A computed fold for a 72-nucleotide RNA from a Pseudomonadales bacterium, annotated as c-di-GMP-I riboswitch aptamer. The organism belongs to Pseudomonadales, within Bacteria. The sequence is in RNAcentral, with records from Ribocentre.
[in-house]
RNA sequence: GACAAAGGCAUAACCAGGGCAACCUGGCGACGCAAAGUCACGGGCCCCAAACAGGGUCGCCGGACUGCCGAA
Numbered sequence: 001g002a003c004a005a006a007g008g009c010a011u012a013a014c015c016a017g018g019g020c021a022a023c024c025u026g027g028c029g030a031c032g033c034a035a036a037g038u039c040a041c042g043g044g045c046c047c048c049a050a051a052c053a054g055g056g057u058c059g060c061c062g063g064a065c066u067g068c069c070g071a072a
Stems, first nucleotide, its partner, number of pairs: 001069001008033002014027005031059001037065003041062003044057004
């Protein structure tokens, strides 16, 4: 970050399974994404919960580390 090239990822829904749940895994499917690669470190949000704690979300934001191409 290009009316470039090669590719990549995979929203929602649906099916199967796990979980109290948020949600996750696999399949199917593509709304989109220049990091929609990884990390729960800070913030937010969500679940559980009386509270403390615990869990989830990186495709909410920030940060960290890494990665393809090479026009302006």